RNA sequence: UACUUAUCAAGAAAGGCGGAGGGAAAUGGCCCGAUGAAGCCUUGACAACCUGUCCCGAACUCUUUUUGGGAUAAGGUGCCAAAUCCAUCCACUCUACAGUGGGAAGAUAAGUC
Numbered sequence: 001u002a003c004u005u006a007u008c009a010a011g012a013a014a015g016g017c018g019g020a021g022g023g024a025a026a027u028g029g030c031c032c033g034a035u036g037a038a039g040c041c042u043u044g045a046c047a048a049c050c051u052g053u054c055c056c057g058a059a060c061u062c063u064u065u066u067u068g069g070g071a072u073a074a075g076g077u078g079c080c081a082a083a084u085c086c087a088u089c090c091a092c093u094c095u096a097c098a099g100u101g102g103g104a105a106g107a108u109a110a111g112u113c
Base pairs, nucleotide, nucleotide: 002112003111004110005109006108007107008106013043014042015041016040017039021032022031023030026088027087028086029085044080046078049076050075051074052072053071054070055069056068057067058066059065084105089102090101091100092099093098
């Protein structure tokens, strides 16, 4: 980098450096930002994808292995404005405004080459 699978309306900020942008990209909208954006560092939290530990169950076997659920949060990631901020493509509903569902793209995890 590519592919596969799962999830994405929940949740969770302080300090220091920094100094004007930021919300992935494009367009449009709507927001955040000198009461300090991005980025970096420290600490803390959130969450529970993977590993670990513990509990309950199932199958095979009875040394164990596989597997479903739960707890925990030690380890590996992730994350800490707004639904992935919203729309864009398709279908349906609607006079319209708009709404609902799906997709695309993206993010994260685990796995494969």

Record summary
SAM riboswitch aptamer (S box leader) from a Chitinophagaceae bacterium, 113 nucleotides, folded computationally. The organism belongs to Chitinophagaceae, within Bacteria. The model forms 97% of the base pairs in the Rfam consensus. Its mean pLDDT, the model's own confidence on a scale to 100, is 83.